[in-house]
Overview
Large-subunit ribosomal RNA, domain VI from a metagenome, 260 nucleotides, folded computationally.

Context: one part of a larger RNA
RNA sequence: CGUAGGAUAUCUGAGAGGAGCUGUCCUUAGUACGAGAGGACCGGGAUGGACUGACCUCUGGUGUACCGGUUGGCGAUCAACGCCACGGCCGGGCAGCCAUGUCGGGACGGGAUAAACGCUGAAGGCAUCUAAGCGUGAAGCCCCCCUCAAGAUGAGAUAUCCCAUCGUAAGAGUAAGACCCCUUGAAGACGACGAGGUUGAUAGGGCAGGGGUGGAAGUGCUGUAAGGCAUGGAGCUGACUGCUACUAAUCGGUCGAGGG
Numbered sequence: 001c002g003u004a005g006g007a008u009a010u011c012u013g014a015g016a017g018g019a020g021c022u023g024u025c026c027u028u029a030g031u032a033c034g035a036g037a038g039g040a041c042c043g044g045g046a047u048g049g050a051c052u053g054a055c056c057u058c059u060g061g062u063g064u065a066c067c068g069g070u071u072g073g074c075g076a077u078c079a080a081c082g083c084c085a086c087g088g089c090c091g092g093g094c095a096g097c098c099a100u101g102u103c104g105g106g107a108c109g110g111g112a113u114a115a116a117c118g119c120u121g122a123a124g125g126c127a128u129c130u131a132a133g134c135g136u137g138a139a140g141c142c143c144c145c146c147u148c149a150a151g152a153u154g155a156g157a158u159a160u161c162c163c164a165u166c167g168u169a170a171g172a173g174u175a176a177g178a179c180c181c182c183u184u185g186a187a188g189a190c191g192a193c194g195a196g197g198u199u200g201a202u203a204g205g206g207c208a209g210g211g212g213u214g215g216a217a218g219u220g221c222u223g224u225a226a227g228g229c230a231u232g233g234a235g236c237u238g239a240c241u242g243c244u245a246c247u248a249a250u251c252g253g254u255c256g257a258g259g260g
Base pairs, nucleotide, nucleotide: 001151005162006161007160008159009158010157011156015148016147017146018145021049022048023047024046025045026044027043033038051105052104053103054102055101059099060098061097062096066092067091068090069089070088071085072084073083074082075081109143110142111141116136117135118134119133163260165172166171177255178254179253180252181197182196183195184194185193202248203247204246205244206243207242208241209240211237212236213235218231219230220229221228222227
């Protein structure tokens, strides 16, 4: 820009893409078959491999704004604390993101067929699956399964909302609705998408909780001391959960039909 008014939702599916793998074991059954040795079809069940999708409950990884320990140095000094040294080094670690972790997938079924196997059957009194006609029949083909999809210009459908303003016209101001702007997100390169903007829990903060660290400082007791114990599951705490307008989403602006 188009989809013969302007919108908001929800669909249909022409078409396109994806997927399509396979082992072993048990049973049927030591049956059919076979002198024996051996040893099935068909059918039923279990469990794997590789590949693949999703997810984070578990197991682990990471976790440079969490907690702790500790070495040397600096901050004049005790204590406390901070900084530098690869996050100084080391021990842990929530969320998020991950796999080595967890769950799922290939199925079932239908249609038309290939090779092949048939029925009926002439040409050609017989025979013949074929010439007319009719079947069975593959991991393959078309559906079935998953995803996208009406620019499918062949531009589809359904529901709902707005509609007779001003102007001769060009156009303008509006409606429903949308955007700018702002607070933002398990959304994201930017656009986009989602949640919100005071009639408000969108983010931050605060409070409470969870989770993590692992026993703070101060004081007391004890030990010559390094230190230990008590106060006290202490103190601290990023992302998690809930509550709460304390802070910031203020005030505003723009676009957008005219009865098709």